Overview: Predicted 3D model of an 88-nucleotide RNA (c-di-GMP-I-GGC riboswitch aptamer) from a Methanosarcinales archaeon. Taxonomically the source falls in Methanosarcinales (Archaea, Methanobacteriati, Methanobacteriota, Methanomicrobia). It was read from a public genome assembly, where an Rfam model found it.

[in-house]
RNA sequence: GUUGAUAAAGGCAAACUAUCCGAAAGGAUAGGACGCAAAGCAAUGGGUCUAAAGCACUUAAAGUGCCAUGACGGUCAGGCUACCGACU
Repeated sequence: GUUGAUAAAGGCAAACUAUCCGAAAGGAUAGGACGCAAAGCAAUGGGUCUAAAGCACUUAAAGUGCCAUGACGGUCAGGCUACCGACU
């Protein structure tokens, strides 16, 4: 530098369950393993989710629509960093 084996040392942990936080999406911790060679970091661009506040409409009360400033890195691209092995 290239690469990722049914290897090895290690690592992470989907669904689900419990508790907590949150308006929600979702998140934290513990249990639990479907999977993962970046399933490590980070919301830059695309995408997806939510809609509290705000705005508009409507109503007796309710409600409906729009909207990210809220989220998702185990959705894609790009960025940063890294263990082990193989080959050169």